[in-house]
Context: one part of a larger RNA
RNA sequence: AUGAACUUUGGCGGCGUGGAUUAGGCAUGCAAGUCGUGCGGCAGCAGGCCCCGCAAGGGGCGCUGGCGAGCGGCGAAAGGGAGAGUAACGCGUGGGUACGUACCCCUGGGAUCAGGAUAGCGGCGGGAAACUGCCGGUAAUACUGAAUAACAUCUCAGGAUCAAAGGUGUGAUUCCGCCUGGGGAUCGGCCCGCGUCCUAUCAGCUAGUUGGCGAGGUAAUGGCUCACCAAGGCUUUGACGGGUACUGGGUGUGAGAGCACGACCCAGCUCACUGGGACUGAGACACUGCCCAGACACCUACGGGUGGCUGCAGUCGAGAAUCUUCGGCAAUGGGCGAAAGCCUGACCGAGCGACGCCGCGUGCGGGAUGAAGGCCUUCGGGUUGUAAACCGCUGUCGAGGUGGAGGAAAUAUCGUGGGGUUCUCCCCAUGGUUUGACUGAUACCUGGAGGAAGGGUGGGCUAAGCUCGUGCCAGCAGCCGUGGUAAGACGAGCCACCCAAACGUUAUUC
Numbered sequence: 001a002u003g004a005a006c007u008u009u010g011g012c013g014g015c016g017u018g019g020a021u022u023a024g025g026c027a028u029g030c031a032a033g034u035c036g037u038g039c040g041g042c043a044g045c046a047g048g049c050c051c052c053g054c055a056a057g058g059g060g061c062g063c064u065g066g067c068g069a070g071c072g073g074c075g076a077a078a079g080g081g082a083g084a085g086u087a088a089c090g091c092g093u094g095g096g097u098a099c100g101u102a103c104c105c106c107u108g109g110g111a112u113c114a115g116g117a118u119a120g121c122g123g124c125g126g127g128a129a130a131c132u133g134c135c136g137g138u139a140a141u142a143c144u145g146a147a148u149a150a151c152a153u154c155u156c157a158g159g160a161u162c163a164a165a166g167g168u169g170u171g172a173u174u175c176c177g178c179c180u181g182g183g184g185a186u187c188g189g190c191c192c193g194c195g196u197c198c199u200a201u202c203a204g205c206u207a208g209u210u211g212g213c214g215a216g217g218u219a220a221u222g223g224c225u226c227a228c229c230a231a232g233g234c235u236u237u238g239a240c241g242g243g244u245a246c247u248g249g250g251u252g253u254g255a256g257a258g259c260a261c262g263a264c265c266c267a268g269c270u271c272a273c274u275g276g277g278a279c280u281g282a283g284a285c286a287c288u289g290c291c292c293a294g295a296c297a298c299c300u301a302c303g304g305g306u307g308g309c310u311g312c313a314g315u316c317g318a319g320a321a322u323c324u325u326c327g328g329c330a331a332u333g334g335g336c337g338a339a340a341g342c343c344u345g346a347c348c349g350a351g352c353g354a355c356g357c358c359g360c361g362u363g364c365g366g367g368a369u370g371a372a373g374g375c376c377u378u379c380g381g382g383u384u385g386u387a388a389a390c391c392g393c394u395g396u397c398g399a400g401g402u403g404g405a406g407g408a409a410a411u412a413u414c415g416u417g418g419g420g421u422u423c424u425c426c427c428c429a430u431g432g433u434u435u436g437a438c439u440g441a442u443a444c445c446u447g448g449a450g451g452a453a454g455g456g457u458g459g460g461c462u463a464a465g466c467u468c469g470u471g472c473c474a475g476c477a478g479c480c481g482u483g484g485u486a487a488g489a490c491g492a493g494c495c496a497c498c499c500a501a502a503c504g505u506u507a508u509u510c
Base pairs, nucleotide, nucleotide: 001508002507004506005505006504008502011360012359013358014357015356016355017353018352024316025315026314028313029312030311033074034073035072038071039070041067042066045065046064047063048061049060050059051058052057081271082270083269090196091195092194093193094192095191096190097189099188100187104184105183106182107181108180109179110178112146113145114144115143121136122135123134124133125132126131152161153160154159166176167175197243198242199241204234205233206232209231210230211229212228214226215225216224246268247267248266249265250261251260252259253258273294274293275292276291277290296307297306298305299304324350326349327348328347332346333344334343335342336341363393364392365391366390373384374383375382376381397451399446400445401444402443406439407438412433413432414431415430416429417428418427419426420425454499455498456497457496458495459480460479461478465494466493467492468491469490475482476481
C1' cells in the first nucleotide's frame, strides 16, 4: 500500500468504492423505440352529429381528439457489460494513402409522364401450440417502366450510361422533406518505421510458402483468391515451438534509478451459450436480428415447437469473499418527431456493507479529609486519582418539530420591441406563465449529560511491570527465545503503553 478476507468491538456524516473464484447454470420484471405533418384505415377509448325507442338502451357516420394491428421511414452497428481469446500492426508512438462516410454544414443543377402489385381488410380453411395455406380486393415518401442527363461514371475520346416523392398549410418566392454532383466536418478501412513478458531441457521453420505476369474479388492496396512461371522467404540481433498475458493513459512503492501491478475512471482492441455462415444496411458478418450444426434447458395433444442476464436488479452453485428483484426521467446525454411529446436499469438519485479516505462526537469548568471499593505494601503507606461523588455550565451529533436558498435553464405558450423588401410565416431581444425523483445551505424551536469506547500490547528488537496461579506441564512465539517451585515471556488480577470507531491477524507488492 490493497477491489481484500477473518477475529473482537462499533455513535454520526461527506466523498468514493463493492462478484478478483465457475467467460458456470439461470425463475421473474424491466434494459429500443419512435413518427398519423409518409399510407390505407378505425378494433378499442373520449367527444360530436344522425336514426329507432316513453325510457333503459340499441344502431349508424372517421366528423373531431386520438389510435390497436399493418405497410413505410429513421434508429436499432450508439449507449450498457465482460476480459475468454490474443505475444499480434493487438496496443503505444510517429508517418503514409490505394479508399468509404447515413445524419450535419456550404454550394451547383433537377424533381416530367405513366404503371402493376402487396400487407392490413373480407371470405374459406390447416394446427395442441408456434405458426400457416388458398381466393378476392386496396394505399403510399413501398415497388417498377419511360423521359430528361452533367463539372458524374465508362471510354477506342467518336460516343455510351445512370435519378427523383411528396407532405403540412386558405395561399405564397413559407416550413419539413426527395434526386444527382462538388467541397467541408466527423468517424472509420488499409499500409509502414520503432517499442512491447518468460523459456534453447524448443534449433531449424515454410508449398500459397517467397517473388513475378495475368485474371477475379473488394470501398480500397495486397497471395486476399485463382491459373501459369521462377525457387525462393525467415532464423542465435532467437525463427519455429511451448508457457503466461488484453494494451496504454496510469496505480503502488522508492531519494532516485528501478521493481511490481493494470480494480474504479478515460482511450483502443476483442468477445456475446459453443462452432460456422451470410442477409439487410452508410455502417455488422450484428449482446436483447436471421440461417445451419452442437451441448444444455423448457413446453407438447408426441406430430412438433421455444430459449440464450459477459445489460439493471435478483437466484442457485463454487468460494475466505463482494450489495436493492428501490425511485425518477427533475438534470446531463441519446433515439424518433415540425412540435407537443414518447422511449431511455445510459444517467441522476436513494438503499445495503467501518470496504477505503476524510471530518465530527462520546462533554466543558470547578471539585481532597485525596471518599468507598480494587491492587500492592517494608503495614508507615502507595496507587487507581480530579478520576468519581458533588457544584456550575454548554448543546455539536443523534431524537422530535419548523423552514426551503440552490441544483432550473430551456421547450411550449401569452404579451412588448426590433429585423427579414410585404406577410397571419421566420429570426433576435425582453417580460409573464409552466417543470424537482432526490437533496436540504444559512437559520429557528423542544428536551436534557442524557443515546455514543474499544482493540492490541507490556523479555529484547519495541513505548509500557507488579502480585498470584502453574511447575519443560498447560502453554507462548515474527526472530532471538521462554516454561523443569521465587516465570517482568504461560494463565489471571491490578496498573501501564500504543492506536482509536476502530484495533489486531492473515495474504500479497515495493